[in-house]
RNA sequence: UACGAGAAUAGCAAAUUCGGCGAAAGCCGAAGACGCAAAGCUACGGGCCUAAGGUAGAAAUACUAUGGCAGCCGGGUUGCCGAAA
Numbered sequence: 001u002a003c004g005a006g007a008a009u010a011g012c013a014a015a016u017u018c019g020g021c022g023a024a025a026g027c028c029g030a031a032g033a034c035g036c037a038a039a040g041c042u043a044c045g046g047g048c049c050u051a052a053g054g055u056a057g058a059a060a061u062a063c064u065a066u067g068g069c070a071g072c073c074g075g076g077u078u079g080c081c082g083a084a085a
Stems, first nucleotide, its partner, number of pairs: 003082002011036002016031006034071001040077003044074003047069003053064004
């Protein structure tokens, strides 16, 4: 460098519930563990979610990110441990 043990030590925390924030998606805190060897960080590429505001419309509605998702995939970046091959 690569790899990832029925190894050790630590770590994170899905669903759900409660409280708060938000138009929503979602986020934060507490409880809780489905899982995770980067489930640390980063919206850079793809993808997905939302549509307050804006645009179109008589309306219904449609489109739209400047809002989100890193636990969807890839990229970038930092990092604990050390069996086997």
The RNA shown here (c-di-GMP-I-GGC riboswitch aptamer) has 85 nucleotides and comes from a Clostridia bacterium. It was read from a public genome assembly, where an Rfam model found it.